[in-house]
Context: one part of a larger RNA
RNA sequence: AGCGCAUGGUGGAUGCCUUGGCAUUAGGAGCCGAUGAAGGACGUCGUAGCCUGCGAAAUGCCUCGGGGAGCUGGCAAACGAGCUGUGAUCCGAGGAUGUCCGAAUGGGGAAACCCGGCUGGAGUCAUGUCCAGUCACCCUCGCCUGAACACAUAGGGCGAGCGGAGGGAACGUGGGGAAGUGAAACAUCUCAGUACCCACAGGAAGAGAAAGCAACCGCGAUUCCGUGAGUAGUGGCGAGCGAAAGCGGAAGAGGCUAAACCGGUCAUGUGUGAUAGCUGUCAGGCGUUGCAUGAUCGGGGUCGUGGGACCACCGAGUCGAGACUGACAUCUCGACAGAGAGUCACAAACCGUUGUCAUAGUCGAAGGGCAUGCGAAAGGCCCGGCACAGAGGGUAAGACCCCCGUAGACGAAAUGACAGCGGCUCUCCGGUGUGUUCCCAAGUAGCACGGGGCCCGAGAAAUCCCGUGUGAAUCUGGCAGGACCACCUGCUAAGCCUAAAUACUCCCUAAUGACCGAUAGCGGACAAGUACCGUGAGGGAAAGGUGAAAAGUACCCCGGGAGGGGAGUGAAAUAGUACCUGAAACCAUGUGCUU
Numbered sequence: 001a002g003c004g005c006a007u008g009g010u011g012g013a014u015g016c017c018u019u020g021g022c023a024u025u026a027g028g029a030g031c032c033g034a035u036g037a038a039g040g041a042c043g044u045c046g047u048a049g050c051c052u053g054c055g056a057a058a059u060g061c062c063u064c065g066g067g068g069a070g071c072u073g074g075c076a077a078a079c080g081a082g083c084u085g086u087g088a089u090c091c092g093a094g095g096a097u098g099u100c101c102g103a104a105u106g107g108g109g110a111a112a113c114c115c116g117g118c119u120g121g122a123g124u125c126a127u128g129u130c131c132a133g134u135c136a137c138c139c140u141c142g143c144c145u146g147a148a149c150a151c152a153u154a155g156g157g158c159g160a161g162c163g164g165a166g167g168g169a170a171c172g173u174g175g176g177g178a179a180g181u182g183a184a185a186c187a188u189c190u191c192a193g194u195a196c197c198c199a200c201a202g203g204a205a206g207a208g209a210a211a212g213c214a215a216c217c218g219c220g221a222u223u224c225c226g227u228g229a230g231u232a233g234u235g236g237c238g239a240g241c242g243a244a245a246g247c248g249g250a251a252g253a254g255g256c257u258a259a260a261c262c263g264g265u266c267a268u269g270u271g272u273g274a275u276a277g278c279u280g281u282c283a284g285g286c287g288u289u290g291c292a293u294g295a296u297c298g299g300g301g302u303c304g305u306g307g308g309a310c311c312a313c314c315g316a317g318u319c320g321a322g323a324c325u326g327a328c329a330u331c332u333c334g335a336c337a338g339a340g341a342g343u344c345a346c347a348a349a350c351c352g353u354u355g356u357c358a359u360a361g362u363c364g365a366a367g368g369g370c371a372u373g374c375g376a377a378a379g380g381c382c383c384g385g386c387a388c389a390g391a392g393g394g395u396a397a398g399a400c401c402c403c404c405g406u407a408g409a410c411g412a413a414a415u416g417a418c419a420g421c422g423g424c425u426c427u428c429c430g431g432u433g434u435g436u437u438c439c440c441a442a443g444u445a446g447c448a449c450g451g452g453g454c455c456c457g458a459g460a461a462a463u464c465c466c467g468u469g470u471g472a473a474u475c476u477g478g479c480a481g482g483a484c485c486a487c488c489u490g491c492u493a494a495g496c497c498u499a500a501a502u503a504c505u506c507c508c509u510a511a512u513g514a515c516c517g518a519u520a521g522c523g524g525a526c527a528a529g530u531a532c533c534g535u536g537a538g539g540g541a542a543a544g545g546u547g548a549a550a551a552g553u554a555c556c557c558c559g560g561g562a563g564g565g566g567a568g569u570g571a572a573a574u575a576g577u578a579c580c581u582g583a584a585a586c587c588a589u590g591u592g593c594u595u
Base pairs, nucleotide, nucleotide: 001594002593003592004591005590006589007588008587009586015580016545017544020516021515022513023512024511025510026509027508028507029505030504031167032166039101040100041099042055043054044053046079047078049075050074051073061095062094063093064092065091066090070083071082072081106115107114108113116135117134118133119132120131121130122129137164138163139161140160141159142158143157144156145155171202172200173199174198175197176196182189186236212219213218223250224249225248226247227246233241234240254497255496256495257441261299262298263297264296265295266294267293268292269291270290276289277286278285279329280328281327282326283325284324304475306440307439308438309437310435311433312432313431314430315429317336318335319334320333321332322331338428339427340426341425342424350423351422352421353420354419355418356417357416358415359414361410362409363408367383368382369381370380384401385400386390392404393403394402446470447469448468449467450466451465452464456482477492478491479490480489481488532539533538552579555566556565557564558563
């Protein structure tokens, strides 16, 4: 020096563990915000720091409930000072306070800062100072004022508004909108109306009550799922893209306007000398109240076996009032009775009561002995018990009967949700007939050109939607059935609303796992979006385990200390806060062999 063996050191693999994650299921909740949000800054405890909570009333205040003996949050002890059966701490519900920034909103600003006006108050001899309130912009409504230009309008001022503004994980609707890629290159095409950006809404959104499908039979709003079907189609007929009807299910709900016509009010124009008009007839009376157009309000009306208006006819509870007056007829309005409906569309608020549920909780069965374990029994042996409870967790090893629980049974002053009932609110003429008359959504439908979207890439290209231009008809009207025409069939556009079945999960509760177990599982089991890096947008870690219990080694010795040797604790200290197990690389000591 090499190769072995043994004993140690270093190191932190492996095993075991889990406070943390991941995924899913069921139920709930599904918005928060100028009454100042989300998110923060700075403060706040007797004692430094971080976290949690809270806000100058600051680890908290008040009220109402629960609960019943200790308490003053966690790391995290210690000391001090206190609270508490006159019920604390703790848990739930409702309220009070809530600095500064932030939509941030009195003005400014380099966020958490600076500087103000007005009103009231405190203080001062007075000023400075302090406290409370208020002061942004836009919109809507009401009132006042008021230009060019007479009326008017624009503008201005005042007042009112639980009107707006900003935030939010995914889901939704709309406006914009790629490329890598595929086509084995690439240009039409594809990726894909995807990613991404913007706007806006809701707990869902969107869609939705046929100008629909279908096919000579019929169906009857929309949405979603399965099938139809990778079919029919489309396609440099390449790559690819890709329906619908029908059928089977989930759910199920239908309504309101515009117009014709009638009436009220207002405005404009026009009209008359008793001739218009005042519901009809007759008689009387009144005297511009009339007529036309426009606006607005109320009635009416809402459909495709076409509907409605108007007109005529038929039928229809009671009482009262009214229409210039009287009579007759008729009509209108109100009340009662009766019937029906309702707050999530169809009109719209609220209250009471009952029940169920949620937000604290309460009760909740049954066990002992012996030995073992250098500690500890729940494991072993013996003898018992409960079970609507033998889910699970803890307790010094493996507990149905030790503890918390579990099955089961109960419970709310307050707030919320849902349901029932009642109050309450709303509605109530219907039918037949004739059509000479009137209405049935207009710069719309259609058409031409240019685009988009549909399975459909311009094609024979319908249907749907935009832009530019042109431009109808009113039921003997229109649209559609894949160019177009005829016949036939279906429907009734150019207004609006609409629950459920569907999508999603930042969040709450309960539960589950042939999910992970510290290089795994969220980036994060620990002071984690921390430390650290970056001007910034942004990037982004490492780091768990003594023991059953700190019983965390009093005392002695060496040492300046660090550290160690005794002693002591403990079952164990080669479990000693560098702490479970403690692999390998690597280092050392002892020893054997070889040279």
This is a predicted structure of a 595-nucleotide part of an RNA (large-subunit ribosomal RNA, domain I) from an Actinomycetes bacterium. Its Rfam family is "Bacterial large subunit ribosomal RNA". Taxonomically the source falls in Actinomycetes (Bacteria, Bacillati, Actinomycetota).